[in-house]
Context: one part of a larger RNA
RNA sequence: CGUUGUAUAUUUGAGGAAAUCGUCCCCUAGUACGAAAGGAUCGGGGAGUGAAAACCUCUGGUCUACCAGCUGUUCUACCAAGAGCAUUGCUGGGUAGCUAAGUUUUUAUCGGAUAAGCACUGAAAGCAUAUAAGUGCGAAGCCUAUUCCAAGAUUAAAUAUACUUGUGUAGCUUGACUACACGGAAGGUCUGUAGGAGACUACUACAUUGAUAGGCUCUAGGUAUAAGUGUAGCGAUACAUUUAGCCGAGGAGUACUAAUUGACCAAAAG
Numbered sequence: 001c002g003u004u005g006u007a008u009a010u011u012u013g014a015g016g017a018a019a020u021c022g023u024c025c026c027c028u029a030g031u032a033c034g035a036a037a038g039g040a041u042c043g044g045g046g047a048g049u050g051a052a053a054a055c056c057u058c059u060g061g062u063c064u065a066c067c068a069g070c071u072g073u074u075c076u077a078c079c080a081a082g083a084g085c086a087u088u089g090c091u092g093g094g095u096a097g098c099u100a101a102g103u104u105u106u107u108a109u110c111g112g113a114u115a116a117g118c119a120c121u122g123a124a125a126g127c128a129u130a131u132a133a134g135u136g137c138g139a140a141g142c143c144u145a146u147u148c149c150a151a152g153a154u155u156a157a158a159u160a161u162a163c164u165u166g167u168g169u170a171g172c173u174u175g176a177c178u179a180c181a182c183g184g185a186a187g188g189u190c191u192g193u194a195g196g197a198g199a200c201u202a203c204u205a206c207a208u209u210g211a212u213a214g215g216c217u218c219u220a221g222g223u224a225u226a227a228g229u230g231u232a233g234c235g236a237u238a239c240a241u242u243u244a245g246c247c248g249a250g251g252a253g254u255a256c257u258a259a260u261u262g263a264c265c266a267a268a269a270g
Stems, first nucleotide, its partner, number of pairs: 001152001005163007015149004023047005033038001050107006059100004066093005071086006111143002117137004166182006172175001187265004191207005212258003215254005221247003228241005
C1' cells in the first nucleotide's frame, strides 16, 4: 500500500516446513525343519541406543557487584578494624539465571491408492494364460495421520464486539456528485516504569481506579558463628555474648520514590 468505513480479539486452513531411526532380550520353543550340527516364520511381552523438544525438582557445572579464609604492599596518625592493588590477588563454598553429563516427553495407532511381486475370473487362440474387458492382496516409499507456520490464499476467507452517520469551503457535469479543510469516536502511537522479551526494532506487563521497577519489612536460600565487650592464658589463641553477622538476581507484603502532565494519528456507503 492492498484486502472497498475505521478498529480490537478469536478462528478456519489453500499451501508450506519438520519428524516419522535402529537394535537387543524373554515366551511361543529347543517346537516346525533337519541324520546330526544347528535352528525358525507368524504371534505376544519387555528393555531403551540414536535423534528431537521442553525443563532445572534431583545429580552436577558455571555463577568477575554474595559469604568466608589467607599472603605481600600502600593508605585510613597508631593498636584494633578496614579500603585499594596484586589474573576476580589466591583459596574454599555458593542463590537466581544459564546449562548437560541431569529430568520428562515423543519417535504411536489406524486408513487410502500403489511399486516389484503374488493371485482370481477370463477370451483373442474350443486348450492354456494374473490381462486384453473385469477383480484382489501387497513396502521404512506416496496420500493421509502427528507437530509447527500459515488469508498478500490479489480467489486477499469466517465469527464476535466497539465507534461515526457531523461542520465548512470550492468546482461544474447540479449529483444520494467530486475535491480540500475542520472536528477527533472506538482504537492506536509517542512518552514513562520494566522484563517471561530483546543487537536495534519487535513482543509482553504496567502507568495513581497503580504492585511495573527501585526502596523498606518479612521470608526462602548462601556463607559459617561479625564487630565490640567480658572471661581464661605470659602468649599465639580459646570460650561466652552467637546457628551470629553479612548477603546479587528468588517469594510475599507495603505507594516511601519514579511511572506526572500531556501531544499526535485515526472513520462511510447504500
Notes
Predicted 3D model of a 270-nucleotide part of an RNA (large-subunit ribosomal RNA, domain VI) from a Candidatus Dojkabacteria bacterium. The source organism's lineage runs through Bacteria, Bacteria candidate phyla and Candidatus Dojkabacteria.